[in-house]
Notes:
Predicted 3D model of an 82-nucleotide RNA (transfer RNA) from a Candidatus Parcubacteria bacterium. Its Rfam family is "tRNA". It is annotated as a transfer RNA. Its mean pLDDT, the model's own confidence on a scale to 100, is 81. The sequence was found in a public genome assembly.
RNA sequence: GCCCUGGUGGCGGAACUGGCAGACGCGCACGGUUCAGAGCCGUGUGAGGCAACUCGUGGGAGUUCGACUCUCCCCCAGGGCA
Numbered sequence: 001g002c003c004c005u006g007g008u009g010g011c012g013g014a015a016c017u018g019g020c021a022g023a024c025g026c027g028c029a030c031g032g033u034u035c036a037g038a039g040c041c042g043u044g045u046g047a048g049g050c051a052a053c054u055c056g057u058g059g060g061a062g063u064u065c066g067a068c069u070c071u072c073c074c075c076c077a078g079g080g081c082a
Base pairs, nucleotide, nucleotide: 001081002080003079004078005077006076007075010026011025012024019065027045028044029043030042031041032040033039046055047054048053058074059073060072061071062070
């Protein structure tokens, strides 16, 4: 230098014919159970805001009624070729 794969909540990881983003698990918070704890069960858990609402898939632009998903450029990580 060229090619391939990936980047999504605090962490892992889903969502691909483009149509409610964050399923599921872990963690965390509160409650229940217990003499107390572990475990187990229940509820909640992206960010801002009192709320209405606004924003959010590595960064930027484009296509589209609509983009995590398609196109282009860039950044980062891993792998391959030279």